The prediction has a mean pLDDT of 80.
This is a predicted structure of a 73-nucleotide RNA (transfer RNA) from a Minisyncoccota bacterium.
It matches the Rfam family "tRNA". About the family: Transfer RNA (tRNA) molecules are approximately 80 nucleotides in length.
RNA sequence: GCCCUCAUAGCUCAACCUGGUAGAGCAGCGGACUCUUAAUCCGUUGAUCUAGGUUCAAAUCCUAGUGAGGGCA
Numbered sequence: 001g002c003c004c005u006c007a008u009a010g011c012u013c014a015a016c017c018u019g020g021u022a023g024a025g026c027a028g029c030g031g032a033c034u035c036u037u038a039a040u041c042c043g044u045u046g047a048u049c050u051a052g053g054u055u056c057a058a059a060u061c062c063u064a065g066u067g068a069g070g071g072c073a
Stems, first nucleotide, its partner, number of pairs: 001072007010026004020056001028044005049065005
């Protein structure tokens, strides 16, 4: 230098291929239970790497960039 893959909640991952309400577990917060804590149960907060484009509608498609990993030279 060229090519491929990946980037979604504090963490681990779904949803992408086939555009149409962004979800689960753990963690956090509030409550119940308990003499207290733990455990258990109920409720709840929180996210699409950045910019642009296509579209009625983009996490999803297209382009460029950033970061991470891999391959070739």

NCBI's taxonomy places the organism under Bacteria, Bacillati, Minisyncoccota. The RNAcentral record of the sequence draws on ENA.